[in-house]
C1' cells in the first nucleotide's frame, strides 16, 4: 500500500511533554479547546477481532492488533412513506425544503490473502 470478509447507539483516563487549533477528507450543523485541547511518551484501563481456557446461544483471561469526548458526532447520494410551502381558477405531477425507516458511498478497526 491493494483485494476479500466482518463489525460499529456497548465499554474504558491519569501523569508528563508541548503550546494552537481539533473532532479523516469537502460543505453545513453541533461540539471540544489557554481550567491547555489535537498530537507524542509513560502508566493504567476497556474487551471489538484474533488467540487461549471452561460448564461453549455464553463466560473468563488480557498474549497480538485495536480502542479509552460526542451514534463512524450528525447531515449530504439513493429508495419508500409522511408533512409543509410554492405554482394554479382549483387540483395533481415534477422540482425545492423537512421528518422517519432502509440501502449505498467514503473513512475506521480486525481477520485472511497479496
Nucleotide at each position: 500500500u491493494g483485494c476479500u470478509u466482518a463489525u460499529a447507539g456497548a465499554g474504558a483516563a491519569a501523569g508528563a511533554u508541548g503550546g494552537a487549533g481539533g473532532g479523516a477528507u469537502u460543505a453545513g450543523a453541533c461540539c471540544c479547546u489557554g481550567c491547555g485541547a489535537u498530537g507524542u511518551c509513560u502508566u493504567a484501563g476497556c474487551a471489538a477481532c484474533c488467540u487461549g481456557u471452561g460448564c461453549u446461544u455464553c463466560a473468563c483471561a488480557a498474549g497480538g492488533u485495536g480502542c479509552u469526548a460526542c451514534a463512524u458526532u450528525c447531515u449530504a447520494c439513493u429508495u419508500a412513506a409522511c408533512c409543509a410551502g410554492c405554482u394554479u381558477c382549483a387540483a395533481a405531477a415534477a422540482u425545492c425544503g423537512g421528518u422517519u425507516a432502509g440501502g449505498a458511498a467514503a473513512g475506521a478497526u480486525a481477520a485472511g490473502c497479496g